A computed fold for a 348-nucleotide part of an RNA from an uncultured Planctomycetota bacterium, annotated as small-subunit ribosomal RNA, central domain. The full RNA is in RNAcentral, with records from ENA and SILVA.
[in-house]
Context: one part of a larger RNA
RNA sequence: CUGGGCGUAAAGCGUACGUAGGCGGCGUGUCAAGUUGGAUGUGAAAUCCCACAGCUUAACUGUGGAACUGCGUCCAAAACUGGCAUGCUCGAGAACAGUAGGGGACAGUGGAACUCCAGGUGGAGCGGUGAAAUGCGUAGAGAUCUGGAGGAACACCGGUGGCGAAAGCGACUGUCUGGGCUGUUUCUGACGCUGAGGUACGAAAGCCAGGGGAGCGAACGGGAUUAGAUACCCCGGUAGUCCUGGCCGUAAACGAUGGGCACUAGCUUGAGGGACCUUCGGGUUUCUCUUGCGUAGCUAACGCGUUAAGUGCCCCGCCUGGGGAGUAUGCGCGCAAGUGUAAAACUC
Numbered sequence: 001c002u003g004g005g006c007g008u009a010a011a012g013c014g015u016a017c018g019u020a021g022g023c024g025g026c027g028u029g030u031c032a033a034g035u036u037g038g039a040u041g042u043g044a045a046a047u048c049c050c051a052c053a054g055c056u057u058a059a060c061u062g063u064g065g066a067a068c069u070g071c072g073u074c075c076a077a078a079a080c081u082g083g084c085a086u087g088c089u090c091g092a093g094a095a096c097a098g099u100a101g102g103g104g105a106c107a108g109u110g111g112a113a114c115u116c117c118a119g120g121u122g123g124a125g126c127g128g129u130g131a132a133a134u135g136c137g138u139a140g141a142g143a144u145c146u147g148g149a150g151g152a153a154c155a156c157c158g159g160u161g162g163c164g165a166a167a168g169c170g171a172c173u174g175u176c177u178g179g180g181c182u183g184u185u186u187c188u189g190a191c192g193c194u195g196a197g198g199u200a201c202g203a204a205a206g207c208c209a210g211g212g213g214a215g216c217g218a219a220c221g222g223g224a225u226u227a228g229a230u231a232c233c234c235c236g237g238u239a240g241u242c243c244u245g246g247c248c249g250u251a252a253a254c255g256a257u258g259g260g261c262a263c264u265a266g267c268u269u270g271a272g273g274g275a276c277c278u279u280c281g282g283g284u285u286u287c288u289c290u291u292g293c294g295u296a297g298c299u300a301a302c303g304c305g306u307u308a309a310g311u312g313c314c315c316c317g318c319c320u321g322g323g324g325a326g327u328a329u330g331c332g333c334g335c336a337a338g339u340g341u342a343a344a345a346c347u348c
Base pairs, nucleotide, nucleotide: 003320004319005318006317007302008301012316014201015200016199017198021194022193023192025088026087027086028085029084030083031082033081034080035077036076037075038074039073040072041071042070049065050064051063052062053061054060091191092188093187094186095184096183097182098181099180103177104176105175106174107173108172109171110154114150115149116148117147118146119145120144121143125136126135162169163168206247207246208245209244210243211242215241216240220236221235222234223233258315259314260313261312262311263310266293267292270289271288272287273286274285275284276283277282297304298303321348322347323346330341331340332339333338
């Protein structure tokens, strides 16, 4: 480079926005770069191929032809691609009217539970386990009642139910704010799709500074268990878990399935809108999202099946036997932990 692939065999970047680039709707006119036809020049000789000829034949050699799939120039064509001009509305976007939502940020508020503190009652146990012990308790625990403080999380509703690009989002109220869907078809007039680099976001853990610290709880101490027990069980318990600001940039970041558009049987679940009918119970229908089956087709099978893993087109990413190894080294990033990129020898 070509080929074949990427749900589970190796392989979809964690997600989005977007630069270059690639690709791109319907019509008219024009140009003629790509494209096509013709002419012409060139494409050294030799070689290859064809015909004939010369060595007794062949190899070899000679003569002629063809070829040299290419490039230049000129003429012509205008369907397709492309350039320019002009127009269109179905792609895309906007406007207006509605609508659902744990989408995001900030501020405030609430109740249950828990722990601690103070006080009352009370008087011997409590706690914990398979059984125990460590632990707590006559300096009054546990239980119970009253008052107070504090931090974290929001039971029921709650649902293969909703929202978000993903990570993710769940008490209530207010303020600010993003996106979606439906209806009208009013406006713009291809403004589109994808996206190498790049940029932003990105669970948990971890890191830096300052706060906070109820419960839980790596590490650690103790009690058990055991042959041992650096564990599983129990009693404690520091970082952390929480907040503010700044880093880190990973994950079974999963649908293990990149994005967009079009086409290809149906049935069914739930959610949000619209239209029509209505006996007001509901029925018919349409758009968007969503659940479970399933036809054709696809698949090695499992399975997928209008939310495709079917049929096609466009763009990106990635794979190329196992181990060595996601390692070494170099480079970039990071405070560090580490992360990104990423081999080879050797070996089967």